Notes
Predicted 3D model of a 102-nucleotide RNA (SAM riboswitch aptamer (S box leader)) from an Actinomycetes bacterium.
């Protein structure tokens, strides 16, 4: 570098406004007038995707310096995503693997 198994599921706020319900859906189990759930204002986790340019590996081309792709480490926070509990747990649908509805 790859495969298989175990085990494990981090992080991330403060006002405002609204007023009963939410956590898709049954079944737990939470979470909520100590104001949840939505909505704005600032902020804030991360680190897919884009950007930058520096090392290193592979391929290619080249007489050479090197040039081109790729990736893997970095660096950045533009685009997203998130900021209760493992995407809260079991189920049920769906797909893909499976000889199986396991």
């Nucleotide at each position: 570098c790859g495969a298989u198994c175990a085990u494990c599921c981090a992080g991330a706020g403060c006002g405002g406004c609204c007023g009963a319900g939410g956590g898709a859906c049954g079944g737990g189990c939470c979470c909520u007038g100590u104001g949840a759930c939505g909505c704005c204002g600032c902020g804030g986790c991360a680190a897919c995707c884009a950007g930058c340019a520096g090392u290193c590996c592979g391929c290619a081309c080249g007489g050479g310096g090197g040039u081109g792709c790729g990736g893997a480490c970095g660096c950045c926070a533009g685009g997203u995503g998130c900021c209760a509990a493992u995407g809260c747990c079991c189920g049920a649908c769906c797909g893909a693997u499976g000889a199986g509805g396991a």
Rfam family: SAM riboswitch aptamer (S box leader). Gene Ontology term of the family: regulation of gene expression. From the family's description: The SAM riboswitch is found upstream of a number of genes which code for proteins involved in methionine or cysteine biosynthesis in Gram-positive bacteria.
The model forms 95% of the base pairs in the Rfam consensus.
Taxonomically the source falls in Actinomycetes (Bacteria, Bacillati, Actinomycetota).